[in-house]
c-di-GMP-I riboswitch aptamer from Methylobacter sp. KS41, 75 nucleotides, folded computationally. Of the family's consensus pairs, 93% are formed in the model.

RNA sequence: CAGGCAUAUCGCCACACCCGUCGCAAGUAGGGGCCGGAAAGCCAAGGGUCUUUAUGAGAUAGCCAAGCUGCAUAC
Repeated sequence: CAGGCAUAUCGCCACACCCGUCGCAAGUAGGGGCCGGAAAGCCAAGGGUCUUUAUGAGAUAGCCAAGCUGCAUAC
């Protein structure tokens, strides 16, 4: 330096719930909160689930899987 793998000291993110912007809705910007996470970072092309003004349009990445990127320590 590169890769694998485990862990989480300092740190990082933020389930449910509450307020609340936007939205027909599922949901969601932001704030509080903190169940959990080692990619709970990005990505909606694959599958699943959900919504709907339903031959279309949308949501979910903290549902699964793939791809890309990143990080401290130990081995």